[in-house]
Model confidence (mean pLDDT): 88 of 100. A computed fold for a 338-nucleotide part of an RNA from Pseudolabrys sp., annotated as large-subunit ribosomal RNA, domain IV. Rfam family: Bacterial large subunit ribosomal RNA. The family has 102 seed sequences and 51,934 matches in Rfam 15.1. The RNAcentral record of the full RNA draws on ENA.
Context: one part of a larger RNA
RNA sequence: CCCUCGUUAAGGAACUCGGCAAAUUGGCCCCGUAACUUCGGGAGAAGGGGCGCCUCGCAGCUGGCCGUUCGCGGUUGGUUGAUCGAGGCCGCAGUGAAAAGGCCCAGGCGACUGUUUAGCAAAAACACAGGUCCGUGCUAAAGCGAAAGCUGACAUAUACGGGCUGACGCCUGCCCAGUGCCGGAAGGUUAAGAGGAGGGGUGCAAGCUCUGAAUCGAAGCCCCGGUAAACGGCGGCCCUAACUAUAAGGGUCCUAAGGUAGCGAAAUUCCUUGUCGGGUAAGUUCCGACCCGCACGAAUGGCGUAACGAUCUGGGCGCUGUCUCAACGAGGGAUCCG
Numbered sequence: 001c002c003c004u005c006g007u008u009a010a011g012g013a014a015c016u017c018g019g020c021a022a023a024u025u026g027g028c029c030c031c032g033u034a035a036c037u038u039c040g041g042g043a044g045a046a047g048g049g050g051c052g053c054c055u056c057g058c059a060g061c062u063g064g065c066c067g068u069u070c071g072c073g074g075u076u077g078g079u080u081g082a083u084c085g086a087g088g089c090c091g092c093a094g095u096g097a098a099a100a101g102g103c104c105c106a107g108g109c110g111a112c113u114g115u116u117u118a119g120c121a122a123a124a125a126c127a128c129a130g131g132u133c134c135g136u137g138c139u140a141a142a143g144c145g146a147a148a149g150c151u152g153a154c155a156u157a158u159a160c161g162g163g164c165u166g167a168c169g170c171c172u173g174c175c176c177a178g179u180g181c182c183g184g185a186a187g188g189u190u191a192a193g194a195g196g197a198g199g200g201g202u203g204c205a206a207g208c209u210c211u212g213a214a215u216c217g218a219a220g221c222c223c224c225g226g227u228a229a230a231c232g233g234c235g236g237c238c239c240u241a242a243c244u245a246u247a248a249g250g251g252u253c254c255u256a257a258g259g260u261a262g263c264g265a266a267a268u269u270c271c272u273u274g275u276c277g278g279g280u281a282a283g284u285u286c287c288g289a290c291c292c293g294c295a296c297g298a299a300u301g302g303c304g305u306a307a308c309g310a311u312c313u314g315g316g317c318g319c320u321g322u323c324u325c326a327a328c329g330a331g332g333g334a335u336c337c338g
Stems, first nucleotide, its partner, number of pairs: 001333008010324002014322001019319001027051005036041001038167001052089006060079008090094001102317007109309002114126002130165007142151003168304004173234003178231002180227005187222003193216002198211005235253005262296001263293001274290005
């Protein structure tokens, strides 16, 4: 000097990206417990008090006698004396050692219990009940398999398969022009095939052979509709009110339609440490607002939400060697000497 431990004056997060680590708390009994809430919860909320040993008293159990309305009552013994109550004793200390939650406030995300990168990630990722759409009438759809066959299912639409969303509450606007899907006995286009007008070669010829126009020919595409909890999309410029400012309003161009509710500097905000308020002596973080949303927005769901979380963020109390600032001690290393 290193590792693993123990203790520490005064201070108590000043440490640090961050209380990381450590410390505090800890069991049982009693008292007492807020907002909020889906009335279950939140709760072990929080916050207090007690706890050892000795003695005594009370309940209980059990026997005799007397009374009895057969429930029991009175009286007198035995035994245990828990819990509780009272009194007393000792120590610094009584769950005397060990084992045994620190707590609170606010916010983001995900409802929850679960699942995951075996060996750097446990999460706001996956799953999930619930919602919705699509397919499927049974030799089902779908899947595996050259096939036989099997799964689905010894099931049968309250079933099975697939996609998206993700408890619950309030909701989920506008666009079908494009792409996809679904429907459409017409029409257009169209392959093989049918059809053979006509033409070529050859032959004396019958014929053989080659070519071939109309016309009739499916699905598909075109076309006509529907469909967004299908893929997706959801404008620009100019002007305007009797201070100013702003623009309810007007004009114009474009579009399939121009973003409704709700939320908003947000896990989204570039400018940006936006501005105002709160918290601090001081706050690029945090909370509450504002709205100029570079570039939120409604099942690639929107906004809330009790409970839950080895989740993330900010604050506070307690507590501490994290620190001011280091010291001493124990064990084990390293090193040096023998």